[in-house]
RNA sequence: UGGGGUGUAGGUCAAUUCGCAGGCCGCCGGACUGUUAAUCCGGAAGUUGCAGGUCCGAGUCCUGCCGCCCCAG
Numbered sequence: 001u002g003g004g005g006u007g008u009a010g011g012u013c014a015a016u017u018c019g020c021a022g023g024c025c026g027c028c029g030g031a032c033u034g035u036u037a038a039u040c041c042g043g044a045a046g047u048u049g050c051a052g053g054u055c056c057g058a059g060u061c062c063u064g065c066c067g068c069c070c071c072a073g
Stems, first nucleotide, its partner, number of pairs: 001072007010025004019056001027043005049065005
């Protein structure tokens, strides 16, 4: 430098034919109890890497840029 993949909550990973942004772990509160743990119930946490475009509607499609990984030179 060229090609391919990837970026979503603190961590990890989903989201089908564009159509309510979610699971698990962690965190916070409550129930349970000698206490903790476990279990159960509830809750908070998101500019979906950045900036634009298309569309009634974009995590998803298109363009540019940035980070990371792989291949080639």
The RNA shown here (transfer RNA) has 73 nucleotides and comes from a Gemmatimonadaceae bacterium. The prediction has a mean pLDDT of 82. It matches the Rfam family "tRNA". Rfam describes the family as follows. Transfer RNA (tRNA) molecules are approximately 80 nucleotides in length. The source organism's lineage runs through Bacteria, Gemmatimonadota, Gemmatimonadia, Gemmatimonadales and Gemmatimonadaceae.